[in-house]
A computed fold for a 136-nucleotide RNA from a Clostridiaceae bacterium, annotated as c-di-AMP riboswitch aptamer (ydaO/yuaA leader). The sequence was found by an Rfam model in a public genome assembly. The coordinates come from a structure-prediction model, not an experiment, and the mean pLDDT is 83. NCBI's taxonomy places the organism under Bacteria, Bacillati, Clostridia, Eubacteriales, Clostridiaceae.
RNA sequence: UCAAUUUAAGCGCUUAAUUCUUGCGGGUGCAAGAAGCGGGAGAUCCACACUUUGGGGUGAAUCCGGGAAACCGGUAGGGUUACUCUUUCGACCCGAAUCCGUCAGCUAAUCUCGUAAGCGUUGAAAGAGAGGGUGG
Numbered sequence: 001u002c003a004a005u006u007u008a009a010g011c012g013c014u015u016a017a018u019u020c021u022u023g024c025g026g027g028u029g030c031a032a033g034a035a036g037c038g039g040g041a042g043a044u045c046c047a048c049a050c051u052u053u054g055g056g057g058u059g060a061a062u063c064c065g066g067g068a069a070a071c072c073g074g075u076a077g078g079g080u081u082a083c084u085c086u087u088u089c090g091a092c093c094c095g096a097a098u099c100c101g102u103c104a105g106c107u108a109a110u111c112u113c114g115u116a117a118g119c120g121u122u123g124a125a126a127g128a129g130a131g132g133g134u135g136g
Base pairs, nucleotide, nucleotide: 011120012119013118014117018035019034020033021032022031023030024029036115037114038113039112040111041110046105054103055100056099057098058097063074064073065072066071077094078093079092080091081090083129084128085127086126087125088124089123
């Protein structure tokens, strides 16, 4: 000097998954409550011809081809690229999983549920805006 690993803290990313209060706990955390954020059920009106070829929900994660399978290639769609937002170009990724249990269109009131998990990107241009520094 470079690279890898581990620990702690900070910062940042996917996501609804964050903050605060109280209690327990050696600690990671656990329990309860509140706010914020997110989801589901659920009238009139409207919509739908729908119901074993079952149907439906969360999610970007759907579809096509090849293969006996494992899996491979692509793809609708989604994400990151570090001051914020928008657009463009380039680069790098994801394109899963799971739940309900015969049952749910929309939907005011109302009812109800979740608030986990996993990671480490920092290229460029234009426009708008914010902030900092230096000089006068």